Overview:
A computed fold for an 80-nucleotide RNA from an Acidobacteriota bacterium, annotated as c-di-GMP-I-GGC riboswitch aptamer. It matches the Rfam family "c-di-GMP-I-GGC riboswitch aptamer". Rfam 15.1 lists 1,298 matches to the family in 717 species. The model forms 95% of the base pairs in the Rfam consensus. The coordinates come from a structure-prediction model, not an experiment, and the mean pLDDT is 81. The organism belongs to Acidobacteriota, within Bacteria.
């Protein structure tokens, strides 16, 4: 530098069920594991959801990185 076959040494943790927060999408904590090769980290691009205004498709503000691409770092193995 390319590549991911085996979840392998590590490592994250869906859904659920408990308490905070949050008008809401949705976040945190602890408990579960469905699953991951970046499910590390950035709201840049598009999907998708929410509020709020106008009113019937627009504009503002948000969620969402476990939707899809993009940018960044980087374990492990195997090749060179």
């Nucleotide at each position: 530098g390319u590549c991911g076959a085996a979840g392998g040494a590590g490592c994250c943790a869906a859904a659920c069920c408990a308490c905070c927060c949050g008008c809401g999408a949705g976040g945190g904590u602890g408990g579960g594991a469905c699953g991951g090769a970046a499910a590390g980290c950035c709201g840049c691009g598009g999907a998708u959801c929410u509020c709020u205004c106008g009113g019937u498709c627009g504009a503002g503000a948000g969620a969402c990185a476990g939707c899809c691409g993009g940018g960044u770092u980087g374990c492990c193995g195997a090749c060179g």